[in-house]
Molecule: small-subunit ribosomal RNA
Organism: uncultured bacterium
RNA sequence: GAUGAACGCUAGCUACAGGCCUAACACAUGCAAGUCGAGGGGUAACAGGGUAGCAAUACCGCUGACGACCGGCGCACGGGUGCGUAACACGUAUCGAAUCUGCCUUAUGCUCGGGCAUAGCCUUCCGAAAGGAAGAUUAAUUCCCGAUAUUCCCAUUUUCCGCAUGGCAGAUGGGUGAAAGAUAUUUUCGGCAUAAGAUGACGAUGCGUUCCAUUAGCUAGUUGGUAGGGUAACGGCUUACCAAGGCAUCGAUGGAUAGGGGUUCUGAGAGGAAGGUCCCCCACACUGGUACUGAGACACGGACCAGACUCCUACGGGAGGCAGCAGUGAGGAAUAUUGGUCAAUGGGCGCAAGCCUGAACCAGCCAAGUAGCGUGAAGGAUGAAGGCCCUUUGGGUCGUAAACUUCUUUUUUGCGAGGAUAAUAUUGGGUACGUGUACCCAAUUGCAGGUAUCGCACGAAUAAGGACCGGCUAACUCCGUGCCAGCAGCCGCGGUAAUACGGAGGGUCCAGGCGUUAUCCGGAUUUAUUGGGUUUAAAGGGAGCGUAGGCUGUACGUUAAGUCAGUCGUGAAAGUUUGUGGCUCAACCAUAAAAUUGCGAUUGAAACUGGCGUACUUGAGUGCACAUAGAGUAAGUGGAAUUCGUGGUGUAGCGGUGAAAUGCUCAGAUAUCACGAAGAACUCCGUUCGCGAAGGCGUCUUACUGGGGGUGCAACUGACGCUGAGGCUCGAAGGUGCGGGUAUCAAACAGGAUUAGAUACCCUGGUAGUCCGCACGGUAAACGAUGGAUACUCGCCGUUAGCGAUAUACAGUUAGCGGCUUAGCGAAAGCGUUAAGUAUCCCACCUGGGGAGUACGCCGGCAACGGUGAAACUCAAAGGAAUUGACGGGGGCCCGCACAAGCGGAGGAACAUGUGGUUUAAUUCGAUGAUACGCGAGGAACCUUACCCGGGCUUGAAAUGUAGAGGCUCGUCCAAGAGAUUGGAUUUCCAGCAAUGGUCUCUAUGUAGGUGCUGCAUGGUUGUCGUCAGCUCGUGCCGUGAGGUGUCGGCUUAAGUGCCAUAACGAGCGCAACCCCUUUCCCCGGUUGCCAUCAGAUAAUGCUGGGCACUCCGUGGAUACUGCCGCCGCAAGGUGCGAGGAAGGCGGGGAUGACGUCAAAUCAGCACGGCCCUUACGUCCGGGGCUACACACGUGUUACAAUGGAGGGUACAGAGGGCUGCCACUGGGCAACCAGGCGCUAAUCCCAAAAUCCCUUCUCAGUUCGGAUCGGAGUCUACAACUCGACUCCGUGAAGCUGGAUUCGCUAGUAAUCGCGCAUCAGCCAUGGCGCGGUGAAUACGUUCCCGGGCCUUGUACACACCGCCCGUCAAGCCAUGAAAGCCGGGGGCACCUGAAGUCCGUAACCGCAAGGAUCGGCCUAGGGUGAAAUCGGUAAUUGGGG
Repeated sequence: GAUGAACGCUAGCUACAGGCCUAACACAUGCAAGUCGAGGGGUAACAGGGUAGCAAUACCGCUGACGACCGGCGCACGGGUGCGUAACACGUAUCGAAUCUGCCUUAUGCUCGGGCAUAGCCUUCCGAAAGGAAGAUUAAUUCCCGAUAUUCCCAUUUUCCGCAUGGCAGAUGGGUGAAAGAUAUUUUCGGCAUAAGAUGACGAUGCGUUCCAUUAGCUAGUUGGUAGGGUAACGGCUUACCAAGGCAUCGAUGGAUAGGGGUUCUGAGAGGAAGGUCCCCCACACUGGUACUGAGACACGGACCAGACUCCUACGGGAGGCAGCAGUGAGGAAUAUUGGUCAAUGGGCGCAAGCCUGAACCAGCCAAGUAGCGUGAAGGAUGAAGGCCCUUUGGGUCGUAAACUUCUUUUUUGCGAGGAUAAUAUUGGGUACGUGUACCCAAUUGCAGGUAUCGCACGAAUAAGGACCGGCUAACUCCGUGCCAGCAGCCGCGGUAAUACGGAGGGUCCAGGCGUUAUCCGGAUUUAUUGGGUUUAAAGGGAGCGUAGGCUGUACGUUAAGUCAGUCGUGAAAGUUUGUGGCUCAACCAUAAAAUUGCGAUUGAAACUGGCGUACUUGAGUGCACAUAGAGUAAGUGGAAUUCGUGGUGUAGCGGUGAAAUGCUCAGAUAUCACGAAGAACUCCGUUCGCGAAGGCGUCUUACUGGGGGUGCAACUGACGCUGAGGCUCGAAGGUGCGGGUAUCAAACAGGAUUAGAUACCCUGGUAGUCCGCACGGUAAACGAUGGAUACUCGCCGUUAGCGAUAUACAGUUAGCGGCUUAGCGAAAGCGUUAAGUAUCCCACCUGGGGAGUACGCCGGCAACGGUGAAACUCAAAGGAAUUGACGGGGGCCCGCACAAGCGGAGGAACAUGUGGUUUAAUUCGAUGAUACGCGAGGAACCUUACCCGGGCUUGAAAUGUAGAGGCUCGUCCAAGAGAUUGGAUUUCCAGCAAUGGUCUCUAUGUAGGUGCUGCAUGGUUGUCGUCAGCUCGUGCCGUGAGGUGUCGGCUUAAGUGCCAUAACGAGCGCAACCCCUUUCCCCGGUUGCCAUCAGAUAAUGCUGGGCACUCCGUGGAUACUGCCGCCGCAAGGUGCGAGGAAGGCGGGGAUGACGUCAAAUCAGCACGGCCCUUACGUCCGGGGCUACACACGUGUUACAAUGGAGGGUACAGAGGGCUGCCACUGGGCAACCAGGCGCUAAUCCCAAAAUCCCUUCUCAGUUCGGAUCGGAGUCUACAACUCGACUCCGUGAAGCUGGAUUCGCUAGUAAUCGCGCAUCAGCCAUGGCGCGGUGAAUACGUUCCCGGGCCUUGUACACACCGCCCGUCAAGCCAUGAAAGCCGGGGGCACCUGAAGUCCGUAACCGCAAGGAUCGGCCUAGGGUGAAAUCGGUAAUUGGGG
């Protein structure tokens, strides 16, 4: 885009066209084929008339007419359907000299004379009916006989014609056949014969017409001939005889499916699909068979028989055939009225009027299609109200939409006009001439239909929906839902912010329709003729020989089959396209033209292809000569090795492995020497080497039936060529059969190991086999994953064989074998004269993945198995090449307390603290590998506090706007209460002259409040990889592209740090540097710091004057750069017990964290979207809990002791803090501390050192170690130390004697060790955190390994990226399918039996007087029965694999 459609929602009108696609299923009822009285005898019904009769009535065919009957014509048309049919059925072209043709037309001639019956009517009889029988009688355009007759038949013969058989016409003789009449009485209509025409029918032939080869052979009237029969006619059409043919891979036979064409849909076309309506042809008429009549039938509304079904019946017997029009049932998703009329068109009959006509024309139903029209138009902005609409709360949107004003009236409704067109015809009359035509007049004739159309009136009045809105694809928001409900054509959407589900608002597209489903074509160059491919995506046969076939060199001549051109015939109409015209337009219709690409005929042309002929040599082949290489084939042959045997020597192991064991061995192995036997394989040479068709071929020698390549001669043939479906042959390894052989090796098997297991890898043995002969088998990653042949298309390098020359160099050339590359090709990788390039020819093969190279069938095979080779079902991918990452028990290089080398710890103990778990009314919440666990928390007794229990409040504990009231409230006191709170008493605001304002309280109201949820809606902040050296960009270049290059390579660095090189050149974020602290020096400044010099004072002290030199403090500078030297290096740079220097190669620390990763952490720090609660999930109070405790883990502290503990004495810091404070000093207390009290708001005073060092003691013990736990007594803070604080003293004195597997930190002022300070804080559970200084080591060979990381490279089936992907069995469920004892069914054939109707043949019995005829006999046959096979389908216990 289309449809004979169906379904869902919706629906105003008109025109045109359409309407059982399924059950060729069954049918009630009505109608669909009759007509002619001008063929006939006649008169059943109706009407008229007549006669008789008073009348009822009877009679008369007399008239109009006419049932039934005889006769004629029609019924073979028209209408329906598509069962069958793969066929001369259809289409197209040709032929019939092999044919027929009623009615019609033309022409010629004729139409004479007789006769016998019969239906009807009447009478009688049988039967339920349908129907039938007998008798009598009768007519014709019925039937029969005779006459005549051009024809026809036979014989003879002639002209002319034809491609052939043969034909037309004529002559002579013989033979045989005709006729019908009717009538207004004058014509008209008929009848017979013949010849032609037209129409229709029949036959023959060429070409074309579906699928299956898993259908390969079929055929006995079969193929042909002769003769007879038959037919309108040819013919095995049929019969007899003779011959043995005929068809078929160019697809016979069989099976499946199917009416064919004009045309229709689609498509640019070529094609593909379809065959409904309309037209042509065919076939059929309940199923099967048969003939009759007839011009025509083997006959839809005729006949006979058989069968199934239905109906009637008196049970004896009968009737029927909607695939005609309506209609009914059934089937189905689904398809209409039991309508009107013969007015028109057409048909039948008739002289005609006319009759009949479910053909036809009309109407009805149905949006089922196409086309047209309408549902209003213009104005109108306070941009109204309203919205279950949105919102940034300003507004936006529906929206000029509505209201309102003006206008129009198609349409609707009502009324009226309108007998329009179609449309002419018939009858009567008239005129004209050419007697059957034209014209005129009159009368009559319309179903649709009072329809179309026109006019008037009213008045916007009567009329809009469907689908969609994630992308494809035009159109977006809100709410609800929460992987639910649902959507979905494909991709896919939905797990709490869904433009995808459902609803709404808005929008988009179509519109009397809109969507969905189904089907066809297109897109799909996705079966490729136009117009594809086969190295790796599916696809080259394993290889050769060769049949058919296809294709085929040069020149000339000829022919005209193909080819090309002109002309003629045909290609029905409708349809299509174009022009014009008619319905108001359009659809529709009419008319004209074009087209119909085809087939046939004819006339030409002769280039090309083909045929024929002649010639040629370059393709192909042969010959002669010359040399030549070879793992070519076959038969023999040789040595080494191996194993075995015999003998010798010799003694304890051998062998084997990662390590072992099995195994062999004192009966003498292994080892070694000698001799012997056997079989198999051939070291080195040896190779991008050679040969062969492929498989394949390797000691040496011989033979060759051989094959190839080269050179020369230019001798011969003269296209002999290429390819090759079927066919034939060869064909690795393994396998099979028979017979040999068997040394080695070695499936199966056995044992030993390994392992969780080990039906494996490893070891020890070992049989088929491996070898030979003969035969079979016929497959491989049979690979160059690349079929064969020929020609052409840049080069370079290597190599094998040959050639010409004296030449081994060099160059050339022919034939090979290889490497790199140009053009070109290719998706790319790559190929590239050995093509995967450019062309031609031939063969083979492919068409998404799986199912499956499976099943079934067939063929081959001894078997194993091979060849051929599907479907159901299922998926939306499977696959190729390349790219970037990630990964690897891949490779290379490098780094890091990563390992190693060391020091000290953790893991064992007790305690502290955090977590898990458990418990609980609650043990609030968060953090959970590294990157949670002394973490948020840098201070949980109340508070904090978020949790639990209980008691209260509800504009609320706090903040704020507005309005109103008030001077209270607060505070203090008393009472109740656990308290919050409540009651009472008391007190009484501020500024201002005042108005009023401020402040506070109460009331009302608008905001509140939430540590409730979502860190996977977020901001901000943070952790980690990682202070790792990376991450990118611009321009250029390369690539179809993803991408690459730069950023790679070499050297170097802590570093993508730098240098060199370089299709790259530059740049950015990172690195480094800039910043802070520290180390040295300098300048300036000098109190609270310092004190060298001067002076004073003290028991003593920078205590005082003074000074700023020094220290120190503060500010600002300097210094370090591989700068210098040696060596190495191109450079960058490296190196040195170098120099100098306070410091040396980044001097040491800190801050500083690229692009990004982990949906990492945090809604409980804060902020914030959405959701949720609102007398509670808010808020106040008291108490409790966060501190629980069988247990497990992390982080720490203290220890286990002598490098130590205890006692006494004694020295030296830094950085901080201090008024609600630090506290000197004095006194008391054993002490915590208490009571006094100086100084200090601090370089001024205070807090304030310890290890160290000296002396004494302890002497290796669970101790004078260790200090947990417990008892007692106290101190301090605080409203309050019970749950639940710290400290002090006295007493008690647990575990623990250096810690398993494993694991952590640290490379120098570091580890270790020692103390000090601070924050938080009333106090403190601090052994934590953050800082400070004192004392102060050991070790690093090195980068193999573990972990992490960086760069390059490689493989990949991974990309959620190896914590990836993914294979098979098993378990449970589902689906389709194969096999299967059997069971059931279908269609077709064969054999035998039986055999209706009927044609034909025959004829004794039968009938007829006879001629003759059968109901008699025979042949054939539908149908029926029996039997044996084959084939197809369904089903089946069980079973196989597959999805």